[in-house]
Context: one part of a larger RNA
């Protein structure tokens, strides 16, 4: 794990409420009593509720007067049960106020709920009472046992010696010692060996520590459970100890896990607020469902028109932060010049004005989109009864992801606090290989057929479809599931700028000079170590020198020229695709083969693709109607959770039938029914078992580490 059987909202009771009946200003009896009296009649002036309310009490004590008006009556006018609205009225030291009043109760029976009480069921750990227990272990106390062999050599004595003594050496005898090594015994270091369903609920093996002592051990004895013992570790107190075991109170409590048994039908949430010692939990309101009164409008929509706001932005007019500058002060203070002081002057700082650059959730001289209040029109929903009130029943009160915020925190997070939507919660089916919320799109039953989102080389259903480009990284073939600065003389595309057949760009061939070795610093300085100048000549053309080099020089080279050469050349901004950057643990993934498109852009026309669309047959519910039968574009997903209606199972009055010509159970096989289930054969079995209807239930298992049994 698997069968089979058991196993969970019950029953008193008192309350509330809804349905059904009896009686009705009334109603019912209880205990008990009669009857032949168990069910059952009949009695039974207790009591129980209603028939009056407001007051805390004492007390005091209440309606048909008017109007409106659904059903509904009537040919209309109108009348109008019930229901409203006014007036009246009882009462309270509350008087502009609260309750109440113009008669519907009670009994019963069934059903939902909630108190009580085990209260759907199974679960603690713990606490309180009594009792048992010291044969294990702790620790006394009383009487016994037991401790191989070896080593070491205290005091004391005894000789010799020494000293004035005190005592001292030496050598012998002696045999002390929580004294040394090491068996029994007694324990338990390490090997963190062995075993770890064991030999074994603590053991085995090598080592290891104590081994005349605070030693070890038989038997007896004494301490007992908020006690007890403790050379103290919360140790032990019969394989149980931070309070033993056992029996009770005891079916303790548990706001916490788990499990809670047939069907179909209709509606369907909640995970927010507020408050609680409140945060796994209650209760109120909000949401839901179910009933009932009532009788006309109701609105989450758009569009006009009239109002309302201080956000987002943006200002700096205020309140504050702030950046430069100017100018001007009878400027507190510093500093500095002049001067005998007086003082004057000048630079800093203060304040102020103008001009400039900014900042703000707790600024606002402005200010939006949205959003709202009123009115009117238009949508939609509403007499097949909405909006609403009133009353029975709940769950829910841990959400959660997504886009969106010109929302808060955080570095950020598949964060976290929120708002608006939406969708998973509770929502199936296609699509994304694979997925709760991401795209398509709400699943009554079959059946055809048409799309969507996505795709059409095969796997795999549909194009190896056209047209035009890009890539050469196997980039990609992945919407999102990784990529940034920041590079690229990969390449494509756009759009400047300069040069250019009076020949550009590169190469190449040649020149690249003279005043001069400028000047001056300097050991030297010639184009080329630093400063300072940077002119004129010859030319085609050449820098008082670009850059190598030298100790300076020489060289060699560059700017610039001319030739050869023959057509583009160079710099720039933009923008597509690619490259670089670019790191994870078993081997290795675009779902996979593989693809050079079968990759990316762009256009285009078939196809294929869902439980959507449409079309057809059906079936349910909701409504209309007397039926018959219609009608639904706007109905049929559903957790929790609410309300209807079946369905089996065991007993029971009644009625009514089946069975030895073959009940019940059991296989196996045929139909029916949305389903629970029902029902026919055949077989096997071998004695009871059904239908309708009334009543009553220890009434349906697949779970609960579920209980017993078998496997």
């Nucleotide at each position: 794990g698997c069968c089979a059987g058991g196993g969970a909202g019950u029953u008193a009771u008192g309350a509330c409420u809804c349905a059904u009946g009896g009686c009705g200003a009334g109603g019912c009896u209880a205990a008990g009593a009669a009857g032949g009296g168990a069910a059952c009649u009949u009695c039974g002036u207790a009591g129980c509720c209603a028939a009056a309310g407001g007051g805390a009490a004492a007390c005091c004590a209440a309606c048909u007067g008017c109007c409106c008006g659904c059903a509904g009556a009537g040919c209309a006018a109108u009348c109008g049960a019930g229901g409203g609205g006014c007036g009246g009225g009882a009462u309270g030291g509350g008087c502009u106020c609260g309750u109440c009043c113009g008669a519907a109760g009670u009994c019963a029976u069934g059903g939902g709920u909630g108190g009580u009480a085990g209260a759907c069921c199974c679960g603690a750990a713990g606490c309180c009472a009594g009792u048992u227990g010291a044969c294990c272990u702790a620790u006394u106390c009383c009487u016994g046992g037991a401790u191989a062999g070896a080593u070491u050599g205290a005091a004391g004595c005894c000789u010799g010696g020494g000293g004035a003594a005190a005592c001292c050496c030496a050598g012998g005898u002696g045999g002390a010692g929580g004294a040394u090594c090491g068996a029994a015994c007694c324990g338990a270091u390490a090997u963190u060996g062995a075993u770890g369903u064991g030999c074994a609920a603590a053991u085995c093996a090598u080592u290891c520590g104590g081994a005349u002592g605070a030693u070890c051990u038989g038997g007896g004895u004494a301490u007992a459970g908020u006690g007890g013992u403790g050379a103290a570790a919360g140790u032990c107190c019969u394989a149980u100890c931070g309070a033993a075991g056992c029996u009770g109170g005891a079916a303790a409590u548990g706001g916490c896990u788990g499990g809670u048994u047939c069907c179909u039908c209709c509606c369907g949430a909640a995970a927010c607020u507020a408050c609680c010692c409140g945060c796994a939990g209650g209760u109120a309101g909000a949401u839901c469902u179910c009933g009932a009164c009532g009788g006309a409008g109701g609105u989450u929509g758009a569009a006009u028109g009239u109002g309302g706001g201080g956000u987002a932005g943006a200002g700096c007019a205020c309140u504050g932060a702030u950046u430069g500058g100017u100018c001007a002060u009878u400027u507190a203070g510093g500093g500095g010049u002049c001067g005998a002081a007086a003082g004057a002057c000048c630079c800093c700082g203060g304040u102020g004005a103008c001009c400039u650059g900014u900042c703000a959730a707790a600024c606002u001289c402005c200010g939006a989109a949205u959003c709202u209040g009123c009115a009117u029109u238009c949508a939609c929903c509403g007499u097949a009864g909405a909006u609403g009130u009133c009353g029975g029943g709940a769950g829910u009160g841990a959400g959660g992801g997504c886009a969106c915020g010109a929302c808060g925190g955080g570095u950020a997070a598949g964060c976290u606090g929120c708002g608006u939507g939406u969708c998973c919660g509770c929502a199936a089916g296609g699509a994304a290989a694979u997925g709760a919320a991401u795209c398509c799109g709400g699943c009554c039953u079959c059946a055809a057929g048409u799309u969507a989102a996505g795709g059409u080389c095969c796997c795999u259903a549909a194009g190896u479809g056209u047209c035009a480009g890009c890539u050469a990284a196997g980039u990609g073939u992945g919407a999102u599931g990784u990529a940034a600065a920041c590079g690229g003389u990969g390449u494509c595309c756009a759009u400047g700028g300069u040069c250019u057949u009076a020949g550009a760009c590169a190469a190449c061939u040649a020149g690249g000079a003279g005043g001069u070795g400028g000047g001056a610093a300097c050991a030297g300085a010639a184009g080329c170590u630093g400063c300072c100048a940077u002119c004129c000549u010859u030319u085609a053309a050449a820098g008082a020198g670009u850059g190598c080099g030298u100790a300076a020089c020489a060289g060699c080279u560059c700017a610039c020229u001319a030739g050869u050469c023959g057509a583009g050349a160079u710099u720039g901004u933009g923008g597509g695709c690619c490259c670089g950057g670019a790191a994870a643990a078993u081997g290795g993934a675009a779902g996979g083969g593989g693809c050079u498109a079968a990759g990316c852009u762009g256009a285009u026309c078939a196809c294929c693709g869902a439980u959507a669309c449409u079309u057809g047959a059906g079936a349910g519910c909701a409504c209309c109607g007397a039926a018959a039968g219609g009608u639904g574009a706007u109905c049929u997903g559903g957790u929790a959770g609410g309300g209807a209606g079946g369905u089996g199972u065991c007993c029971u009055g009644c009625g009514u039938g089946g069975a030895c010509c073959g009940a019940a159970g059991u296989u196996g096989g045929g139909g029916a029914g949305u389903g629970a289930u029902c029902u026919c054969c055949a077989a096997u079995g071998g004695a009871c078992c059904g239908c309708g209807u009334u009543g009553g239930a220890a009434u349906a298992a697949a779970g609960a580490u579920c209980c017993u049994g078998g496997u």
Description
The prediction has a mean pLDDT of 85. The part of an RNA shown here (large-subunit ribosomal RNA, domain II) has 711 nucleotides and comes from a Methanobacteriota archaeon. The full RNA is in RNAcentral, with records from ENA.